[in-house]
Predicted 3D model of a 348-nucleotide part of an RNA (small-subunit ribosomal RNA, central domain) from an uncultured prokaryote. Rfam family: Bacterial small subunit ribosomal RNA. Rfam links the family to the GO terms ribosome and structural constituent of ribosome. The RNAcentral record of the full RNA draws on ENA. The coordinates come from a structure-prediction model, not an experiment, and the mean pLDDT is 89.
Context: one part of a larger RNA
RNA sequence: CUGGGCUUAAAGAGUUCGUAGGUGGUUAAAAAAGUUGAUGGUGAAAUCCCAAGGCUCAACCUUGGAACUGCCAUCAAAACUUUUUAGCUAGAGUGUGAUAGAGGUGAGUGGAAUUCCUAGUGUAGAGGUGGAAUUCGUAGAUAUUGUGAAGAACACCAGUGGCGAAGGCGAUUCACUGGUCCGGUACUGACGCUGAGGUGCGAAAGCGUGGGGAGCAAACAGGAUUAGAUACCCUGGUAGUCCACGCCGUAAACAAUGAAUGCCAGCUGUUGGGCAGUAUACUGUUCAGUGGCGCAGCUAACGCAUUAAGCAUUCCGCCUGGGGAGUACGGUCGCAAGACUAAAACUC
Repeated sequence: CUGGGCUUAAAGAGUUCGUAGGUGGUUAAAAAAGUUGAUGGUGAAAUCCCAAGGCUCAACCUUGGAACUGCCAUCAAAACUUUUUAGCUAGAGUGUGAUAGAGGUGAGUGGAAUUCCUAGUGUAGAGGUGGAAUUCGUAGAUAUUGUGAAGAACACCAGUGGCGAAGGCGAUUCACUGGUCCGGUACUGACGCUGAGGUGCGAAAGCGUGGGGAGCAAACAGGAUUAGAUACCCUGGUAGUCCACGCCGUAAACAAUGAAUGCCAGCUGUUGGGCAGUAUACUGUUCAGUGGCGCAGCUAACGCAUUAAGCAUUCCGCCUGGGGAGUACGGUCGCAAGACUAAAACUC
């Protein structure tokens, strides 16, 4: 080198696009780089191996052979890989018809609720708890009725339902806009897959500047509880939560399961299309999703099982005892917080 693995034992990058690289459908012809065969040259000696021989044996030495699995040249073969040329349409894509959707961005609008302001009615309590108290209230609270203001979130519909690469997306209208699926068919003709570096996106919290601030609520204050209570419970309450622009780049970013392609029993829900049976309803069937069970097979077991953790191929990432440690140092990035990369001594 080869050989083992990655749901849960160490191990799939949060995710997309994509450069180099790796890899790649089908037919014919040509070339002959890889590949295969033959011949020749070379592959120093010693060593190793084999057979003889010499020191009384052996180690050791001498002679001969084989070997040196390599490299070079020439000739030949053409199945496979490769290269070139000419084609093909099953992969991929474009065009066309039609469908579903909380996919994205911007602008507007709506109702319920909450809090506050104001006015009316009304009187002594209200809140809160396991029980209380802090708290609010005769300067008229709580309750209730009528106006008004503000900000945030969108009940029901709602569904292992839908959409999106992931993060994520849920009132409603309009405008702009991305992608998927299905049908028949015209076109391009392998244009594909993966992807080191790189690049964009990326919950929450946090940061910068400027707005906004109803409710909730880290910090903080008070009241309780308690041996104590820097908590759980209660009353308040500031950052923050919201908006615009810019940064941060991390999560149990999880299906703890990388992407792509092909093959391998079924049964049963559900979502979006198509086809057939006169059919918006029912049945059958066929694609694309999304669930439950289950055979073969796999697995240490649990379990997975056409949405594989089965059988194969291609490419990338990652793992190699626990702690020290995802730390130190150095470097890159960041306003900072910190992120990424990433050891060793020592110890068990």